Predicted 3D model of an 85-nucleotide RNA (c-di-GMP-I-GGC riboswitch aptamer) from an Anaerolineales bacterium.
RNA sequence: AACGAAAAGGCAAACCCGGCGAAAGCCGGAGACGCAAAGCUAUGGGUCUAAAGCUUAAAAAGCAAUGAUUGCCAGGCUGCCGAAG
Numbered sequence: 001a002a003c004g005a006a007a008a009g010g011c012a013a014a015c016c017c018g019g020c021g022a023a024a025g026c027c028g029g030a031g032a033c034g035c036a037a038a039g040c041u042a043u044g045g046g047u048c049u050a051a052a053g054c055u056u057a058a059a060a061a062g063c064a065a066u067g068a069u070u071g072c073c074a075g076g077c078u079g080c081c082g083a084a085g
Base pairs, nucleotide, nucleotide: 003082004081010035011034016029017028018027019026020025033071039077040076041075043074044073045072046069047068048067053063054062
């Protein structure tokens, strides 16, 4: 460097409760499906939402990210342990 046996330690999906938010979702508690970067980062792609705005006579529908997601993929930065090959 690569790889992922063991041990120690770490994180915490869904559901439920409380709070925030228009929503997606986020935060805290509780809880473990999983995770060797499930640590950090919205840079590229994807996905989700649709408040303002556009559209309409109006409503519905539609469009729309400046919102969300790093536990969707890739990129960037950082990082614990040490069996076998």

The prediction has a mean pLDDT of 87.